Predicted 3D model of a 76-nucleotide RNA (transfer RNA) from Tessaracoccus oleiagri. Model confidence (mean pLDDT): 81 of 100. It matches the Rfam family "tRNA". The family's RNA type in Rfam is transfer RNA.
Parts: sequence; structure tokens; C1' cells
RNA sequence: GCCUCCUUAGCUCAGCGGCCAGAGCACCUGUCUUGUAAACAGGCGGUCGAGGGUUCGACUCCCUCAGGGGGCUCCA
Repeated sequence: GCCUCCUUAGCUCAGCGGCCAGAGCACCUGUCUUGUAAACAGGCGGUCGAGGGUUCGACUCCCUCAGGGGGCUCCA
């Protein structure tokens, strides 16, 4: 330098153009317990990496950029 994949909650990840963006874990509260843990019930938490574009409508499609993983190349 070229190709390819990824970027969504604190963490690990779902979400193939339209119902309010979800799950598990973590965290918080309650029940239970002598107390802790477990279990059960409930709750909190996101400008979907950034900026543009297409569309009636974009996490989803297109372009650019940034960060990360993998592969190829070694020309100047």
C1' cells in the first nucleotide's frame, strides 16, 4: 500500500428499511436469611464510532473519515 471483517448499555453480543432499540452478565432496590451468597420480583442504563448521502422512513443501504482484528504484498 491492497483485500476483508468488526465498531449497538459498564462487559459479551442480538437486531436482513417501518410496532417505543433488545438479551445475558454486571449494578441498584425489595422479598427471603441471624448475616452473606443463591433464588425470586422489580428497577437503572444507549445522541446504535464520526460526518455526509439515498429514502416518506436508516442501527440496517451508499460514500468519506477514525479506531480495532485478520490476510496479502514489498514496489518506491